[in-house]
Context: one part of a larger RNA
Molecule: large-subunit ribosomal RNA, domain V
Organism: Candidatus Calditenuaceae archaeon
């Protein structure tokens, strides 16, 4: 120095495997005592509309009522001269201004007995009460009241008629008032009541939860076990139960002993009642359990009312202190109840049977209430009930694929991990096939591995986004091997074939049909193996499927709408910095 081979450096152009590449505080999913829009037989309201009543709003009649008030009249158990409404007064009162009577007329109650008024005509002096009689009550006369029925007046209600001045339309003249014609106290207007009222408004639609939604309720309380020998422990752990009963099934004294067995006794029997024996609880205790009771707390009687008033204190709920209601015990006063008495007794043999403020009602009390007292009213205090079971109490429906905010890998869908129950290989042992014979071939129950393709579980990363199915492209790896090599072996004569070993070099094609993977199905073939790699591959293609917003159809819902239910449709960004690899160049 030339050649060639390994490496390395740097540079152009490509390609898009990798940075879980940019892009944009995931639109899915869930959480927020966030929000909107929409629905409706959520809640609470408006607006409209609808009635009732009133104001504005007057005047006359009829009718038929209410209510006041005036006049007339009725008011009948028997008894009594008989038609006594009550009470009170009363020994008079009414008549020549015509009394009893008689006759006609008419009106009117009525218990049908008879009352009562009025007129007209005769007619002339008495008529009635008191007494007596009888009765609850004595009648005349005179006041007062009650009921009913007539007559008249005031107010007032329904219904109807009829007017015209408010009101109210339309028109005219006028330019001030007015005036016609029509409606007419009605209508419209206001007030006040009640009703209807997604048309509109404000909202509100819990909570726990192996993601959330359905489901339950483990959302207050009791027992048992879980609970790891004091106490105290969780999970939507396991097994169950309460939301009440009881005037006796509360006190108390006093008595008594239970369930079963065995034997005995008319009807009587497995079993009904009676007796004897035996009988530590095998019964009962209103309900659960789980402790506890025979001294009995169980069963029976007696008196009884303590299941009382008022305080104080400690425990529990509730382990730091503090914490309300419930619930538990100890003590006192004070008043009783059972016992001879001691002593007991503030409900229940213990441990579940619950409820704030506000409201309403219920009781109570030597409580307050502007004036001079009472009363009524109103209030305070004290207790009791009426319920918030989401139970330490809000008064409460949906839908949203039209959405929107805040956030979350606290919490779902995909991927990945861990697990492997499901899945897929493979062994052990050999029960029994296999004409006989376990293993030529298969092989049931059991038993023991391996894988991480399939479904699952899980909730560990990521929700300030890791682009999700099928295909189409391209590489590569793995063997548990379909073909193809090479063994060995068989219930292999031979051909074909079963089984097993070695073996990943190469190869495993082509249509149809469906979104598809899958599969099914034709014709081939030496065969048409199964898998990995973010179910290999969207800054590589597609975009059939699935998964926005239109839109129809069954279906379901009152409706908004919704539906792993069909259908039709419907955007696929991006100039590669590093790394990577292709290729070419230069050192």
């Nucleotide at each position: 120095c030339c050649a060639c081979g390994a490496g390395c450096c740097c540079c152009c152009a490509g390609u898009g495997g990798g940075g879980a590449g940019a892009g944009a505080a995931g639109a899915c999913c869930c959480u927020g005592u966030g929000g909107a829009g929409c629905u409706u037989u959520a809640c609470u309201g408006c607006a409209g509309c609808c009635a009732g009543u009133u104001g504005c709003u007057g005047c006359g009649g009829a009718g038929c009522g209410g209510u006041c008030u005036g006049g007339a009249g009725u008011a009948c158990a028997u008894a009594g001269c008989g038609u006594a409404g009550c009470c009170g007064g009363g020994a008079g009162c009414c008549g020549u201004c015509g009394a009893g009577g008689c006759a006609g007329g008419c009106c009117u109650c009525u218990c049908c007995g008879g009352g009562g008024g009025c007129c007209u005509g005769c007619g002339g002096a008495g008529g009635c009460g008191c007494c007596a009689a009888u009765g609850u009550a004595a009648c005349a006369c005179c006041g007062g009241c009650u009921a009913c029925u007539c007559c008249g007046g005031g107010c007032u209600g329904c219904c109807c008629c009829g007017c015209u001045a408010a009101c109210c339309a339309g028109g005219g003249c006028c330019u001030g008032a007015c005036c016609c014609u029509g409606g007419g106290a009605c209508a419209a207007c206001g007030g006040c009541u009640g009703g209807u009222g997604g048309g509109c408004a404000g909202u509100u639609u819990g909570g726990c939860u192996g993601g959330g939604g359905c489901g339950g309720c483990a959302c207050u309380c009791c027992u048992c076990c879980g609970a790891a020998a004091a106490g105290a422990u969780a999970u939507c752990g396991g097994a169950g139960g309460a939301g009440c009963c009881c005037a006796a099934a509360g006190g108390u004294c006093g008595g008594c002993u239970c369930a079963g067995g065995c034997g005995g006794g008319a009807c009587a029997g497995a079993a009904a009642c009676c007796c004897g024996c035996u009988g530590u609880a095998g019964a009962g205790u209103g309900c659960a359990a789980g402790g506890g009771c025979a001294c009995a707390a169980g069963c029976c009687g007696g008196c009884c009312u303590g299941a009382c008033a008022g305080g104080a204190c400690c425990c529990u709920c509730g382990a730091a202190c503090g914490c309300a209601a419930g619930g538990g015990g100890u003590c006192c006063u004070g008043a009783g109840g059972g016992g001879a008495a001691a002593c007991c007794c503030g409900g229940g043999c213990c441990u579940a049977g619950c409820g704030a403020u506000c409201c309403a009602u219920c009781g109570g009390c030597u409580c307050c209430u502007a004036c001079c007292a009472g009363u009524a009213g109103g209030g305070g205090c004290c207790g009791g009930u009426g319920g918030u079971g989401u139970c330490a109490g809000a008064a409460a429906a949906g839908u949203u694929a039209c959405c929107c905010c805040a956030g979350g890998g606290a919490u779902a869908a995909c991927a990945g991990g861990c697990u492997c129950g499901u899945c897929g290989c493979g062994g052990g042992c050999g029960a029994g096939a296999g004409u006989c014979c376990c293993c030529a071939u298969c092989g049931a129950c059991c038993c023991c591995g391996c894988g991480g393709c399939u479904u699952g579980g899980u909730a560990c990363c990521u929700c300030g986004a890791u682009g999700u199915c099928g295909g189409c492209u391209c590489u590569u790896c793995c063997c548990c091997u379909c073909c193809u090599g090479g063994c060995c072996u068989c219930g292999c004569a031979g051909c074909a074939g079963g089984g097993g070993c070695c073996a990943a070099g190469g190869g495993u094609g082509a249509g149809g049909c469906u979104g598809c993977u899958c599969g099914c199905c034709u014709a081939u073939c030496a065969a048409a193996g199964g898998g990995g790699a973010a179910c290999g591959u969207g800054a590589g293609c597609u975009g059939g499927g699935u998964u926005u917003a239109g839109a129809c159809c069954g279906u379901c819902g009152u409706g908004a709408g919704a539906c792993a239910g069909a259908u039709c449709g419907g955007a696929u960004u991006c100039u590669a910095c590093c790394u990577a690899c292709u290729g070419g160049g230069g050192g």